[in-house]
Context: one part of a larger RNA
């Protein structure tokens, strides 16, 4: 000077408390450990690994295993030599690969050129090791309020002061004081979305006002009023009032205002810490392999299963299940695509057909509400598991896809010790969209809207953090 203390003081945070809903019990999904295996590729491991890298493992991916093959090699450049490119048939083979037949024979007068095959050679290749050699990127402390510098002053010096103190704030935020005076990186603001209004603009919206037309519909003429869309501006600053206070500021069920004291949300992460994570995104030093630790192919594996744990989904029912009727979104996606509508099928879906490169066409609500039924039962709860039949994608669904129909109907009657999330349009609950993607193991992730609570006395205690000592 720091760090630490079951030392002290002050103060924060869903940290506790007060509440609401879960996890831990069941079935299943998924990740991990373990075990097994020819292989079950690799990494991530308290918080900060475990629906994590993976925003898509049947082949491919794929890095693993078994077997079959190649050796200047799968890619790119130079390239002797040869041939248009290319198409098609065929033989061996699991394919990779190797062999054969036929068609074809480009541009240019020519030299030559484009494209393809391709010997030798020069360059390869490695998801092999080291994240304790590294760059870059990332997690955590932590959106916490801190971390420093110049000059001056103090101290032999390490260093201190400033940054401490009294108040105040979400904040080293601001005020007052002070051997300090200033400054930088952080805080805040500047950026984006959202809440109100105005202007501008109208191939979406509107019978608002007029007209036409229909069984009906902005369907048509027409209009910019409104909704909306999109750009520009205004608006909030403790500005005004009252009280307290030296000030900063705080309080007010004060005014005005759509919004009030940071209006709500996002992006944004200081100096540093954990030799934190990543050599398997990428890049890269060193080391190692070079007829193999490189490359191609087929099949298998990454999907195994006595177990153990994490994260989830569905439930255990009557605030519910089932049947019928009926209302209201937003974010987005769509031409190898989304498909209205018609027909077939119980259905998944299929066959037609038309519109749309989309504010124009299309994908499209659910819970809620109304009526009926079930009457507390392992049930009209629950849907695992399994049999049978089908649909679709794809070269191909055996290992190992999703979906539909029918039959089957398991465990489960609210879950021990323990433990998690959340302070408002939040929790809870309901559906919808997207990325990846042929299809999909999505109950995951990222978004969107609908319905919409309870509680916070307080800071003694648990956890983490800040300042002074």
């Nucleotide at each position: 000077u720091g760090a630490c203390g079951g030392g002290g003081g002050u103060c924060c945070g869903c940290a506790c408390a007060a509440g609401c809903g879960g996890u831990g019990g069941a079935g299943c999904a998924u990740g991990u450990g373990g075990u097994u295996u020819a292989a079950u590729u690799c990494g991530a491991u308290g918080a900060u690994a475990c629906g994590c890298g993976a925003g898509g493992a049947a082949c491919c991916u794929u890095a693993c295993c078994u077997g079959g093959g190649c050796u200047a090699g799968a890619a790119u450049g130079u390239g002797a030599g040869g041939g248009a490119a290319g198409g098609u048939c065929u033989c061996a083979g699991a394919a990779a690969u190797g062999g054969g037949g036929c068609c074809g024979u480009c541009c240019g007068c020519a030299a030559g050129g484009a494209c393809c095959c391709g010997a030798a050679a020069c360059a390869a290749g490695g998801u092999g090791c080291u994240g304790c050699a590294u760059g870059g990127c990332u997690g955590c402390c932590g959106u916490c309020a801190g971390c420093u510098c110049g000059u001056g002053c103090c101290g032999u010096g390490a260093g201190g002061u400033g940054u401490u103190g009294g108040g105040u704030u979400a904040a080293g935020u601001c005020c007052c004081g002070c051997a300090a005076c200033g400054a930088g990186c952080g805080c805040a603001a500047c950026c984006c979305c959202u809440a109100u209004g105005a202007g501008u603009a109208g191939u979406u919206g509107c019978c608002a006002g007029c007209a036409c037309g229909u069984a009906a519909u902005g369907g048509u003429g027409g209009g910019g009023a409104c909704u909306c869309u999109a750009c520009u501006c205004a608006g909030a600053c403790u500005g005004c009032c009252u009280g307290u206070g030296c000030a900063a500021a705080c309080a007010g069920a004060g005014a005005g205002g759509a919004a009030g004291g940071a209006g709500g949300g996002g992006a944004c992460g200081a100096c540093g810490u954990c030799a934190a994570g990543u050599c398997a995104u990428c890049a890269u030093g060193g080391c190692c392999c070079u007829u193999a630790c490189g490359c191609c192919c087929a099949g298998g594996g990454c999907g195994a299963c006595a177990c153990a744990c994490g994260u989830g989904c569905u439930a255990c029912a009557a605030u519910g299940g089932c049947g019928c009727c009926u209302a209201c979104a937003g974010c987005g996606g769509g031409u190898u695509g989304c498909u209205a509508c018609c027909g077939g099928g119980u259905a998944a879906c299929c066959g037609g057909a038309u519109g749309c490169c989309a504010a124009u066409c299309u994908c499209g609500a659910a819970a809620a509400g109304g009526c009926g039924u079930c009457a507390c039962a392992g049930u009209u709860c629950g849907g695992a598991u399994u049999g049978a039949g089908g649909u679709c994608u794809g070269c191909a669904a055996c290992u190992c896809g999703a979906c539909c129909u029918u039959a089957u109907g398991a465990a489960g009657c609210u879950g021990g010790a323990a433990u998690c999330g959340c302070u408002a349009g939040u929790a809870a609950u309901c559906g919808c969209g997207c990325a990846u993607c042929a299809g999909c193991c999505a109950u995951g992730g990222c978004g969107c809207g609908g319905u919409g609570a309870a509680u916070a006395c307080g800071u003694u205690c648990c956890c983490g953090g800040a300042c002074c000592u």